[in-house]
RNA sequence: GGGGCCAUAGCUCAGUUGGGAGAGUGCUUGAAUGGCAUUCAAGAGGUCGGCGGUUCGAUUCCGCCUGGCUCCA
Numbered sequence: 001g002g003g004g005c006c007a008u009a010g011c012u013c014a015g016u017u018g019g020g021a022g023a024g025u026g027c028u029u030g031a032a033u034g035g036c037a038u039u040c041a042a043g044a045g046g047u048c049g050g051c052g053g054u055u056c057g058a059u060u061c062c063g064c065c066u067g068g069c070u071c072c073a
Stems, first nucleotide, its partner, number of pairs: 001072007010025004019056001027043006049065005
């Protein structure tokens, strides 16, 4: 320098024939209990990496950029 894959909640990740943003874990509150463990219930927490484009509508499709992994040179 060129090719491929990845970027979504604090963490690990799911989520496509384009329209509801989610799970586990962690965190907060409440209940059970002798209880800072355990179980159950409720809740908070996200500009879906950035900038543009297409579209009535983009986490999703296209281009570029940034960062990470990997292959070739």
The RNA shown here (transfer RNA) has 73 nucleotides and comes from Methylobacterium variabile. The organism belongs to Methylobacterium, within Bacteria. It matches the Rfam family "tRNA". Gene Ontology term of the family: triplet codon-amino acid adaptor activity.